The RNA shown here (small-subunit ribosomal RNA) has 1460 nucleotides and comes from a metagenome.
The coordinates come from a structure-prediction model, not an experiment, and the mean pLDDT is 83.
RNAcentral holds the sequence, with entries from SILVA.
[in-house]
């Protein structure tokens, strides 16, 4: 959520079912009865006609019973079953078959019964019993028979056990009904379709199931069946079956066919059809053609129903309904009209089969919700850079059409039959056909938009709420979550979920691997299996090819047709791998025979070797023992220490004992691998080479099997020098059950016996054959010179090393393949759980070999690559060390940080790179914070509307701390027009509304600026060239630089941002200028002074040049770059200083210079004031100042800079003041005047080692200054007085390489004043050490190793606690499942008995015969009983596992990971 056609619908509890249908039919088989019709003997009544009775007779109808036939089909179902099923193909010479069809004959004579129904009884009811009597196509007997069946005997004829047929012989049969037309009975013969049994072939898992069987196998008898057959029984004999998978477990109804897929496969059996199985569970058996029977029959469980309690019934897996189950799955429908089925002569009954028709968009297909026009592109809505854009011709409006649904009417398609002599007449449950009639009217959703994947905006939200199929989104700008708007998609549907295949070559047959990614068995031998050299003949199993049958139907394809298309459905066709006949071929495989020599062995002379196994022997070294010298230390470590020594060690001679292990040869030898060593000698295995008149395919592998197998460990006896797990003590360390040290016991060593695993490595399984080459070794024969050696030149085998094709994903491999090909064997299939658990099994034991699953992650992992990293390596630099000078941590102070503290002490920086940093100046202001008062369009900015000349300036007055409020007068003033008067209303002001406004938040939204690695030598392109590719390569490699600075070389050649040059400063010189600077000569003058005329030389100023460039020479270098020296030079190798900062890094500071996203604020977080705070002080640090004295302090006297500075200013001279200052004011917008005194130095004097004549804090008294309103919090200077620590600084730590540290002072900036001892500049004086790179810190640059890459401040492991999930184990408890022994034994079937009980037939009769029924035998469900097997489930408790953002304790791993 319109329609409508076709198709479909309990997948689950083979579980239980109330109610109703779902198998009846035939009177033309039989009697009987009930109704109704005729007819009618009879009866009574009547003059009669006529009324009444009504036996029989018939005819309809109808019915319970007896016979037939049917109920074995038709309709459910998929529980069981891995073979007694199924599928194909064949056997049946081992069989049946009612109804159908066909041929051939028969259809005769009898008998005796029993139901119905009658009476009586019994019983709640279901049933039931006596007695009477009755029909038949019911049942019995005789007779008659073949071509039927048995038996005997012949002939033909098959492979056959048989067919066919000839004689003789025995044996068995029937039903009758009728309307007179026919139907039916019986015995045979053959057909048809159905059936029944066999054989072969094929199709799940599982070896953690390897051995199984006793009617088993198979033969004789005999029974049984329709029929073979251990089907059953008695006896015989021991067999049968099994890696080609026996037996066992687990699942599972089989196929046609369905879905997928290019195919090959793969998954599946819903609907329709075929088989098969089953009918509550189990067992039997009867009936019959046919069942062991779905709606029949007996028993026996289990469940339900009635009950009078003594009995009795029942069985939807039919159709429908019902509760249940459960995600989930329909009406207690209508009809026998159509097709089928049963019975019937038919008419006709039955008939949840079947035809319809409801219910569910469950699915497949159709059809529609209009159609055209329609722009101010309405309005709404959403977005917006506010200009507009989009929904959008979409709507509305106009006009137009007519499908479904809806109502109304024809006519008779599906109808064919039936009935009747015909005419005729009758049959529709349900649906379809046409015609009219209405009116845009009744008819649109769902998921989707980060990539995969078609489709983007905005607002909420803030790791919250949420979403996800995978990556993965979401922590304040989400196209990934919720909602709008817009788009995409699809459509009466749309998304989800779940399940198959497909992508998946991710199980690889088609069509895949194993060197290191998962995968080669530890080696060998050898079984069974597969594979297998030449040649030549047979055969015809396999193979090719033609043919036979077959391989239902429907499906699936192809054509044509029928519903209005179509889905659907009819018709014809192919197709349908397989199976099978029966021919031909004969290459090739196989199979048999016969032959050969190259494969593969043997024979024969050689060679080399740690190949095995015993024996026996030898030197070195080592420990002990004994004895000699000898006399304090050995010994051992980073360093010690324990050890051991005056009982005499270690050193050292001598001579004994004992055990084990054999240097040196060596890139080498052998062996099957493991592994194997002094030397001799015995026994043995294998190989190699070179010959060969032998063998004759005897060969390669190798499942299981069997041998051998390093260390370690285990068993029993030995041996024991050294080493040396454990074990003890010393160190180490936070600790140190380690690492190093001293001891030291099993082991190690021998003989036997176990154990069977290693990184048992070539990470590379055996064998074969082919595919360029160079080199080396080892062991050999051979050839070349007359002979011999060297030599060279081919040649076997083996052992190595570089390499071409090729192959690899790449490292690399490459005749020793990992290259091309063959043949066999083993493994493997995403990390982890796990090589565990359990079972098996081998082991003394340790444990070994086989080997799951749950559960969990999204990776785990191999080459290679660029980083960054290393307690890796090599090379190089830097005041990085070292060699020097000076500080700094100690002390006063001052600054600036943390801490504390406060109303508040604003805010920011934070390792190097925060901490005299922003702040180049916080008494007020600054000023962002406190506190208190005030203010609300605001202190500023822009617009608008109003007002009203209202404004503004000076001056007064109240309250106030002042901001600010209130008033009061007078004067002056105002843009523009205009002389005024006057007007207009610009500015102002004042009300309102927009907005202003924020030192508020985010430096992790940002720009700009900026530190810093670093002035460190680096980052990089383009072209090409290698590499699949990241990428490399240039930018590596030898030199050389301060430098990727040069140069060589060279798959590279160039280039460009950095170095370097170019800019300024400053060092010589030149040359032009000459004032305010200069002043050599000339002149004037002064006490003096370039002071003045002049000069233009000098020095300066400031502009222009020049100068240096490894140019030159000599030596090293590679010819070269360049490096060393060395003339000249003022100056030398970048002359010294600066400015200058690649590519980037720190989410590196700054949002409070500045700008700005987006948040918050808006009578406050904005404005304005007045006082306080930034100035606080137990206390830590950081950065400086001034000291601790004599190289110094003090007075006194004479020198010598430079760069600034100066009008809101710099101030000279002069006079006061001890002094700071102060009074006054020449000069001077400055090379002209000022500040301005440079000081250290020199020189004279004191001071004499002392807390002082050092040092100055701190404090008191007094003063001054400020173009300060103000000096208390909390300025700065003076002056007298007072006079703290401090005597040179623990560990630790900074600066510096020449005009530099050190030390002297001297200007500015800011600034009323000043806390400046900061910072920025400037000159004066003026050393000392290194010429090296071992260390520490940083740095390039190449190689190296990585398990890093947020990049080592990285990553990562185990154990303990918390939590959870699943699992082993576990005393044990339940519970299933298939069996074994036994006990019981319903119901029956066969057997035995039988004194019961009996119409048919014998037989006069007793009585036989058979039945029936009772008793028993065997076999038997179902139950019991008993010891086990398997499976599942639960369990206190325990074991590991697995996951969980920040738990604990250590650092094993990754780098030499600090002990590889």
């Nucleotide at each position: 959520g319109g329609c409508g056609g076709c198709g479909u619908g309990g997948c689950u509890a083979a579980g239980a079912c109330a109610u109703g249908c779902a198998a009846g039919u035939c009177g033309a088989a039989c009697g009987a009865u009930a109704u109704g019709g005729u007819c009618a003997a009879u009866u009574g009544g009547g003059u009669a006609a006529c009324c009444u009775u009504g036996a029989g007779a018939u005819c309809a109808u109808a019915u319970a019973g007896u016979g037939g036939c049917g109920a074995a089909a038709g309709g459910g179902u998929g529980a069981g079953g891995a073979a007694u099923a199924g599928a194909u193909a064949g056997a049946u010479a081992a069989c049946g078959u009612a109804c159908c069809c066909u041929g051939g004959g028969c259809u005769u004579c009898g008998g005796g019964a029993u139901a119905g129904c009658g009476u009586u009884c019994c019983g709640a009811a279901a049933g039931g019993a006596a007695c009477g009597g009755u029909a038949a196509u019911a049942c019995c007997g005789g007779a008659u028979a073949a071509u039927a069946u048995c038996c005997g005997u012949g002939a033909u004829u098959g492979c056959a056990g048989g067919a066919u047929u000839g004689c003789g012989g025995a044996u068995c049969a029937a039903a009758g009904a009728u309307u007179c037309a026919u139907u039916g009975g019986c015995c045979u013969u053959g057909g048809a379709g159905c059936g029944g049994u066999c054989u072969a072939u094929c199709g799940c898992c599982u070896a953690u199931c390897a051995g199984c069987u006793u009617g088993u196998u198979g033969g004789u008898g005999a029974g049984g069946u329709a029929a073979u057959g251990g089907c059953u029984u008695a006896c015989c004999a021991a067999g049968g079956c099994g890696a080609c998978g026996a037996c066992g477990g687990g699942u599972a109804g089989c196929g046609g066919g369905a879905c997928u897929g290019a195919g090959a496969g793969g998954u599946u059996g819903a609907c329709c059809c075929g088989c098969c199985a089953c009918a509550u569970c189990g067992g039997g058996a009867c009936u019959g053609a046919g069942a062991c029977a779905c709606u029949g029959c007996c028993c026996g469980g289990a469940c339900c129903u009635c009950c009078a309690c003594g009995g009795a019934g029942g069985g939807c897996u039919g159709c429908a309904g019902u509760a249940a189950c459960g995600a989930a799955u329909a009406u207690u429908g209508g009809g026998c009209a159509a097709u089928g089925g049963g019975c019937g002569a038919a008419a006709g009954c039955c008939u949840g089969a079947c035809c319809c028709a409801g219910c569910g968009a469950c699915g497949c297909c159709g059809c529609g919700u209009a159609u055209a026009g329609g722009a101010u592109g309405a309005a709404g809505u959403u977005c917006u850079u506010c200009g507009g854009a989009a929904u959008g011709u979409a709507a509305a409006c106009u006009a137009u059409u007519g499908u479904c649904a809806g109502g109304g009417g024809c006519a008779a398609g599906a109808a064919a039959g039936c009935c009747g002599c015909a005419a005729g007449g009758u049959u529709g449950a349900u649906c379809a056909g046409c015609c009219c009639c209405g009116g845009a009217g009744g008819a649109a959703g769902u998921c989707a938009c980060g990539a995969c994947u078609a489709a983007c905006u905005u607002c909420g939200u803030g790791c919250c709420a949420g979403c996800a199929g995978u990556c993965g989104c979401g922590g304040u700008a989400a196209u990934a979550c919720g909602a709008a708007g817009g788009u995409g998609a699809c459509a009466a549907g749309c998304g989800u979920u779940a399940u198959u295949c497909g992508a998946a070559a991710u199980c690889a047959c088609u069509g895949g691997g194993c060197u290191u990614a998962a995968a080669g068995g530890g080696u060998g031998c050898g079984u069974a299996g597969g594979c297998g050299g030449a040649a030549a003949c047979a055969u015809a199993a396999g193979u090719a090819u033609c043919u036979u049958g077959u391989g239902a139907a429907a499906a699936c394809c192809c054509c044509c047709g029928g519903c209005u298309u179509a889905a659907c459905c009819g018709g014809g066709g192919a197709a349908u791998g397989g199976c099978u006949u029966g021919g031909u071929a004969a290459a090739c495989u196989a199979u048999g025979u016969u032959u050969c020599u190259u494969g593969a062995g043997g024979c024969a002379a050689g060679c080399a070797g740690g190949g095995g196994u015993g024996u026996g022997u030898g030197g070195a070294a080592c420990u002990c023992u004994u004895g000699g010298u000898g006399g304090a230390g050995c010994g051992g470590u980073g360093g010690a220490a324990u050890g051991c020594g005056u009982a005499g060690a270690u050193a050292u001679c001598a001579a004994g004992a004992g055990g084990a292990a054999c240097g040196c040869c060596a890139a080498g030898g052998u062996g099957a691998a493991g592994a194997c060593a002094g030397c001799a000698c015995a026994c043995u295995g294998g190989g190699c080479u070179u010959g060969u008149a032998c063998u004759g395919a005897c060969g390669c592998u190798g499942a299981g099997g069997c041998a051998c197998g390093a260390a370690a460990g285990c068993g029993u006896g030995g041996g024991g020098a050294g080493c040396a797990a454990a074990c003890a003590g010393g160190a180490u360390u936070a600790g140190a059950u380690a690492c190093c040290c001293u001891g030291g016991u099993a082991g190690u060593c021998c003989a036997c016996g176990c154990c069977u695993u290693a990184a048992a490595c070539g990470a590379u399984g055996u064998c074969a054959a082919c595919u360029a080459g160079g080199u080396u070794g080892u062991a050999g024969a051979g050839g070349u010179u007359c002979u011999g050696a060297c030599g060279c030149c081919g040649u076997u085998a083996c052992a190595g090393c570089c390499g071409a094709a090729g192959c690899a994903a790449a490292a690399g491999u490459g005749u020793u393949a990992a290259g091309u090909u063959g043949a066999c064997c083993g493994c493997c299939u995403g990390g982890g759980g796990a090589g565990u658990a359990c079972g098996g099994u081998c082991g003394c034991a340790a444990g070994g070999c086989u080997a799951a699953a749950a559960c969990u992650c999204a990776a785990a992992g191999g080459a290679a690559u660029u980083g960054a990293c290393g307690g890796g390596g090599g090379c190089u630099c830097a005041c990085a060390c070292a060699a020097g000078c000076g500080g700094u941590g100690g002390a006063g102070c001052a600054u600036g940080u943390g801490g504390a503290u406060u109303a508040a002490u604003u805010c920011g920086a934070a390792g190097c790179a925060a901490c005299g940093c922003g702040c180049a100046g916080a008494a007020c202001c600054u000023u962002a914070c406190c506190u208190g008062g005030g203010u609300u369009u605001g202190a500023c900015a822009u617009g608008u509307a109003c007002g009203g000349a209202u404004g503004c300036u000076a001056c007064c007055c109240u309250g106030g701390a002042a901001a600010c409020a209130g008033g009061a007068c007078u004067a002056g003033u105002u843009a523009c027009c205009g002389c005024a008067a006057g007007g207009u209303g610009a500015a102002a002001c004042g009300u309102a509304c927009a907005c202003a406004g924020g030192u508020g938040c985010u430096g992790c939204a940002u720009g700009g600026c900026u530190g810093u690695c670093g002035u460190c030598a680096g980052c990089u392109c383009g072209u090409g060239u290698c590499g699949u590719g990241a990428g490399a390569u240039g930018u590596c490699g030898g030199g050389u630089u301060a430098a990727g600075u040069c140069c060589u070389u060279u798959a590279a050649c160039g280039a460009g941002c950095g170095a370097a040059a170019c800019c300024c400063c400053u060092g010589c010189c030149g040359u032009u200028a000459g004032u305010u600077a200069c002043c050599a000569g000339c002149g004037g003058g002064u006490c003096a002074u370039g002071c003045c005329g002049g000069g233009a030389a000098c020095u300066c100023u400031a502009g222009c040049g020049g100068g240096a460039c490894u140019g030159c020479c000599g030596g090293u270098g590679u010819u070269a770059a360049a490096c060393c020296g060395g003339a000249g030079g003022a100056a030398g190798g970048u002359g010294g200083g600066g400015a200058u900062g690649a590519c980037g890094u720190c989410a590196a500071g700054u949002c409070c210079u500045c700008a700005u996203g987006g948040c918050c604020u808006u009578u406050a977080u904005g404005c304005c004031c007045a006082g306080g705070g930034c100035c606080u002080c137990a206390c830590a640090c950081g950065u400086g100042c001034u000291a601790c004295a004599a190289u110094g302090g003090c007075g006194g006297c004479u020198a010598c800079a430079g760069a600034g500075c100066g009008a809101c200013g710099c101030a000279a001279u002069a006079c006061c003041g001890c002094g700071a200052g102060g009074u006054g004011g020449a000069g001077c917008a400055a090379a002209u005047c000022g500040c301005a005194a440079a000081a250290a130095a020199g020189u004279c004097g004191c001071c004499c080692c002392u807390g002082u004549u050092c040092a100055g804090a701190u404090u008191g008294c007094a003063g001054g200054c400020u173009g300060g309103c103000a000096a208390u919090u909390c300025g700065c200077c003076u002056g007298c007085a007072u006079g703290a620590a401090g005597u040179u600084g623990g560990a630790a730590u900074c600066g510096c390489u020449a005009g530099u540290a050190a030390u002297c002072g001297c200007g500015u900036a800011u600034c009323a004043g000043c806390u400046a001892u900061g910072a920025c500049g400037c000159g004066g004086u003026g050393a000392a050490u290194g010429u090296g790179u071992u260390c520490c810190u940083g740095a390039g640059c190449c190689u190296u190793g990585u398990a890093c890459a947020c990049a080592c401040c990285g990553c990562c492991c185990g154990u303990c606690a918390a939590g959870u999930g699943a699992u082993g184990g576990g005393a044990g408890c339940c519970g299933g499942a298939a069996g074994u022994a036994c006990c019981c034994g319903a119901a029956g079937u066969c057997g035995g008995g039988u004194u019961g009980u009996c119409a048919a037939c014998c037989g006069c009769a007793a009585g036989g015969a058979g039945a029936c029924g009772c008793c028993u035998g065997c076999c038997g469900a179902c139950g019991g009983u008993a010891a086990g097997u398997u499976c599942g489930g639960u369990g206190a408790c325990u074991g590991g596992c697995a996951c969980u953002a920040a738990g604990u304790c250590g650092u094993a791993a990754c780098a030499a990971g600090g002990u590889a």